The RNA shown here (transfer RNA) has 72 nucleotides and comes from a bacterium.
RNA sequence: GGCCCCGUAGUUCAACGGAUAGAAUAGGAGUCUUCUAAACUCUAGAUCUAGGUUCGAUUCCUAGCGGGGUCA
Numbered sequence: 001g002g003c004c005c006c007g008u009a010g011u012u013c014a015a016c017g018g019a020u021a022g023a024a025u026a027g028g029a030g031u032c033u034u035c036u037a038a039a040c041u042c043u044a045g046a047u048c049u050a051g052g053u054u055c056g057a058u059u060c061c062u063a064g065c066g067g068g069g070u071c072a
Stems, first nucleotide, its partner, number of pairs: 001071007010025004018055001027043005048064005
């Protein structure tokens, strides 16, 4: 340098072009307990950037950025 794949809560992962972007775990508060842990309840938290297509984009297209793989 060419080609391919990936980029979503702190972390690991979901999400037919129309769902309130969802779950687990971690965080915060509470109940319980002599205390801690566990258990239960509640709670806050995310779409890499810029354009384009579309009535509507996490999803499709283009460029860029970042990560990984492969060829040379």